[in-house]
RNA sequence: CGCUCAUCCCGAGGGGCACCAGGGACACGGCCCGAUGACGCCCCGGCAACCAGCACUCACGUGCCAGGUGCCACUUCCGUCCCGCGCCGACGUCCGGCCCGGGGAAGAUGAGGA
Numbered sequence: 001c002g003c004u005c006a007u008c009c010c011g012a013g014g015g016g017c018a019c020c021a022g023g024g025a026c027a028c029g030g031c032c033c034g035a036u037g038a039c040g041c042c043c044c045g046g047c048a049a050c051c052a053g054c055a056c057u058c059a060c061g062u063g064c065c066a067g068g069u070g071c072c073a074c075u076u077c078c079g080u081c082c083c084g085c086g087c088c089g090a091c092g093u094c095c096g097g098c099c100c101g102g103g104g105a106a107g108a109u110g111a112g113g114a
Base pairs, nucleotide, nucleotide: 001113003112004111005110006109007108008107013044014043015042016041017040022033023032024031027080028079029078030077045072046071047070050068051067053064054063055062056061076106081103082102083101084100086098087097088096089095
């Protein structure tokens, strides 16, 4: 960066700092977290296993390890756009509301590419 691929209901918390007050990416709505100090930064700890490394394999892959990243409230907190099942309401229906499932969009992380 209007690029490609993979993954995103699993997992993993303590301490410290502060003339920190908002925070959960953006907008709106909902729901949460937050002066019993959230968010942020630092330290330690941990989770995981994308890449690297090692072993096995014809290969696909599998296992080991933990060097490079990443991550450690809530599904990426949920919805928004499209499709489908169902329920309720009002009655011309491509209506309104709700639940569930699937797919997008956007985003995050990794590995690549330009």